């Protein structure tokens, strides 16, 4: 130089799936507990394309659903913006 990468930190955007059935609480519930039926995009885990420094490691949006969710709210991979460190590269 702000040209790439990670990380963080704000800000926008962001999918699914029963406001399901019984109990209980003063209460008609969106709360608690328990069925039964679903989702995958916190997080966990597996196998792999593939990649390394090939003895072994690293790896998904793939698969599982342990945990999380299935009116709204909160959260939510990931993308975008903009700061900020630190590597690189010129």
């Nucleotide at each position: 130089a702000c040209a790439c990468a990670u990380u963080c930190a704000u800000c926008g955007g962001g999918a699914g799936a029963g406001a399901u059935c019984g109990c209980u609480c003063a209460g008609u519930g969106a709360a608690g507990c328990g069925g039964c039926g679903c989702c995958g995009a916190a997080g966990g885990a597996g196998c792999a394309a593939c990649c390394g420094c090939c003895c072994c490691g690293g790896a998904a949006a793939c698969u599982c659903u342990c945990a999380g969710g299935c009116a709204a709210a909160c959260g939510g991979a990931c993308c975008g913006a903009u700061g900020a460190c630190u590597g690189u590269u010129u």
The prediction has a mean pLDDT of 79. Predicted 3D model of a 90-nucleotide RNA (Glycine riboswitch aptamer) from Nitrincola sp.